RNA sequence: GCUGCCUCAGGGUAAACCUGUCGAAAGGCAGGGGCACAAAGCCAUGGGUCUAAGGCUCCCGCUGGGGGGCUAUGAUCGCCAGGCUGCCGGC
Numbered sequence: 001g002c003u004g005c006c007u008c009a010g011g012g013u014a015a016a017c018c019u020g021u022c023g024a025a026a027g028g029c030a031g032g033g034g035c036a037c038a039a040a041g042c043c044a045u046g047g048g049u050c051u052a053a054g055g056c057u058c059c060c061g062c063u064g065g066g067g068g069g070c071u072a073u074g075a076u077c078g079c080c081a082g083g084c085u086g087c088c089g090g091c
Base pairs, nucleotide, nucleotide: 001091002090003089004088012037013036017032018031019030020029021028022027035078041084042083043082045081046080047079048076049075050074054071055070056069057068058067059066060065
């Protein structure tokens, strides 16, 4: 440097679900749990997806209010691509 078909050692991460907590939500974090993962380590850069507090707009009501549509500045790296780094085995 290439590679992850098989295998060893040390091991690592942790889906659903449950509890607590933060958040408007999506979701995050902690504990339990373990579906899976050889980058399921890191970075929201491009695309996708999720959410819509706030904003814009429309409708109903019209004192108060209720509802629909659009919107990321929110979220996801365990959706894909890209970037950075890296354990072990094989060559």

This is a predicted structure of a 91-nucleotide RNA (c-di-GMP-I riboswitch aptamer) from Thermanaeromonas sp. C210.
Rfam family: c-di-GMP-I riboswitch aptamer. Rfam describes the family as follows. GEMM was predicted in a large-scale screen for bacterial structured RNA regulatory elements.
The prediction has a mean pLDDT of 83.
Of the family's consensus pairs, 95% are formed in the model.
The RNAcentral record of the sequence draws on Rfam.